[in-house]
Context: one part of a larger RNA
RNA sequence: GAUUGAACGCUGGCGGCAUGCCUAACACAUGCAAGUCGAACGGUAACAGGUCUAGCUUGCUAGACGCUGACGAGUGGCGGACGGGUGAGUAACACGUGGGAAUCUGCCCUGCAGCUGGGGACAACUCGGGGAAACUCGAGCUAAUACCGAAUACGCUCUACGGAGGAAAGACGGCCUCUUCUUGAAAGCUGUCACUGCAGGAUGAGCCCGCGUCUGAUUAGCUAGUUGGUAAGGUAAUGGCUUACCAAGGCGACGAUCAGUAGCUGGUCUGAGAGGAUGAUCAGCCACACUGGGACUGAGACACGGCCCAGACUCCUACGGGAGGCAGCAGUGGGGAAUAUUGGACAAUGGGCGAAAGCCUGAUCCAGCAAUGCCGCGUGUGUGAAGAAGGCCUGCGGGUUGUAAAGCACUUUCAAUUGGGAAGAAAAGCUUAGGGUUAAUACCCCUGAGUCUUGACGGUACCUUUAGAAGAAGCACCGGCUAAUUCCGUGCCAGCAGCCGCGGUAAUACGGAAGGUGCAAGCGUUAAUC
Numbered sequence: 001g002a003u004u005g006a007a008c009g010c011u012g013g014c015g016g017c018a019u020g021c022c023u024a025a026c027a028c029a030u031g032c033a034a035g036u037c038g039a040a041c042g043g044u045a046a047c048a049g050g051u052c053u054a055g056c057u058u059g060c061u062a063g064a065c066g067c068u069g070a071c072g073a074g075u076g077g078c079g080g081a082c083g084g085g086u087g088a089g090u091a092a093c094a095c096g097u098g099g100g101a102a103u104c105u106g107c108c109c110u111g112c113a114g115c116u117g118g119g120g121a122c123a124a125c126u127c128g129g130g131g132a133a134a135c136u137c138g139a140g141c142u143a144a145u146a147c148c149g150a151a152u153a154c155g156c157u158c159u160a161c162g163g164a165g166g167a168a169a170g171a172c173g174g175c176c177u178c179u180u181c182u183u184g185a186a187a188g189c190u191g192u193c194a195c196u197g198c199a200g201g202a203u204g205a206g207c208c209c210g211c212g213u214c215u216g217a218u219u220a221g222c223u224a225g226u227u228g229g230u231a232a233g234g235u236a237a238u239g240g241c242u243u244a245c246c247a248a249g250g251c252g253a254c255g256a257u258c259a260g261u262a263g264c265u266g267g268u269c270u271g272a273g274a275g276g277a278u279g280a281u282c283a284g285c286c287a288c289a290c291u292g293g294g295a296c297u298g299a300g301a302c303a304c305g306g307c308c309c310a311g312a313c314u315c316c317u318a319c320g321g322g323a324g325g326c327a328g329c330a331g332u333g334g335g336g337a338a339u340a341u342u343g344g345a346c347a348a349u350g351g352g353c354g355a356a357a358g359c360c361u362g363a364u365c366c367a368g369c370a371a372u373g374c375c376g377c378g379u380g381u382g383u384g385a386a387g388a389a390g391g392c393c394u395g396c397g398g399g400u401u402g403u404a405a406a407g408c409a410c411u412u413u414c415a416a417u418u419g420g421g422a423a424g425a426a427a428a429g430c431u432u433a434g435g436g437u438u439a440a441u442a443c444c445c446c447u448g449a450g451u452c453u454u455g456a457c458g459g460u461a462c463c464u465u466u467a468g469a470a471g472a473a474g475c476a477c478c479g480g481c482u483a484a485u486u487c488c489g490u491g492c493c494a495g496c497a498g499c500c501g502c503g504g505u506a507a508u509a510c511g512g513a514a515g516g517u518g519c520a521a522g523c524g525u526u527a528a529u530c
Base pairs, nucleotide, nucleotide: 001530002529003528004527006526007525008524009523010522013377014376015375016374017373018372019370020369021335026333027332028331030330031329032328035078036077037076040075041074043071044070047069048068049067050065051064052063053062054061055060056059085288086287087286094213095212096211097210098209099208100207103205104204108201109200110199111198112197113196114195116150118148119147125140126139127138128137129136130135156165157164158163170193171192172191173190174189175188178184214260215259216258221251222250223249226248227247228246229245230244231243232242233241263285264284265283266282267278268277269276270275290311291310292309293308294307313324314323315322316321341367343366344365345364349363350361351360352359353358380410381409382408383407390401391400392399393398414471416466419463420462424457429451430450431449432448433447434446435445436444474519475518476517477516478515479500480499481498485514486513487512488511489510495502496501
């Protein structure tokens, strides 16, 4: 000099864009953060509508009916493996980079083939019982895209090459025919979305290897599944991954082992560079989710807001037994020099579910707080010598503050106030034209036109009205380094100080004042890096 996730002191007008527990991976009250689908299913607890019945106060009350919109709880599907947080552990194939072969991959895309025909349950519900509660037991009834067979089958799997084995699920629209006032119902045809098997792709993930990646030798030897082989098991897959047997290997001064420290990288800071330091925010990867262990489900987890066991801690209890996990967003206590609101909205972007409408989303977008940082703007402009008054200095003549003020003439950014006012909105829905599909002018899909709306921010940005210089300057320094000096007080005292050093009666170095210098909504100090 540059820099910072900074803190402290004094001071403080506005806006934009960023950033904000670096310490206790300490403990957490409260609310919210993962649901959704009735177009998979049986149904009907609540709400609304309808129909019927009864009572009457003649438009209300009561009851019945799932009939309709919807929908609590339940079965079932998909998603809770993403998104969000933290950096404790880890010196390691963890990360970076470049290769590799022995693998899996839900949803998605492309192609081929299929979707025939049956069965038995279990929730919900009803009844009964236990328990303070959490919850739980028994009996009975029932549906499905839940579950289980039979049939068939490939480019699938296994194979002794003869063969053997292996699937599936429907739902919702439309047309036609029939009955009927309509609603509606069976078969057929047809469309959409699903379902099953296979092949390929895309995406994601697992595994192996070369090289690189902190300090210590006041750590020199380390290793027994250890190193290799055979066989078997296991895995999606290679492999001592595991086991049995056999051999005795393997690593190491090119630093093994041990100990300490640490998430890694793109980057960031500094520097002319080489390098040094660092790894907040943002992005990629990894690890973790009260501590330790374990598996289940699943395409994917050994799973932050899932399960089981053990432990510590907290809470409830009828003492028999139960409940919990903010390193999600806010917030609280504690620790600390120190770090924010128990805010708004799903309008946009993205995600989950759904055919869709839509629902959910503390992801996200916004607002609030903080000069924490960067950037921009303002706190007026011109004129004005009687060089006013006051202050300070003085050689007492004067000098300086100083065109500074006052006065006169202007302007009105920003803030205040009045009115207007974009963009972020694309869609979806409805109507309709053309094309495709089809037996079909239905339905459905694609393209176009019209219409109707959808904004948290928001009193938005921006423009404009009104009034008036009106509401807006401090901080540090002035001995040298280092830009800027005099007076008074003090008297090796009080004090200053980054280094040299000042102070013991004329202190440009202490304290105050006047003046000056530097930076400026900041200025200094401290800490830290180059």
Source information:
The prediction has a mean pLDDT of 85. The part of an RNA shown here (small-subunit ribosomal RNA, 5' domain) has 530 nucleotides and comes from an uncultured Gammaproteobacteria bacterium.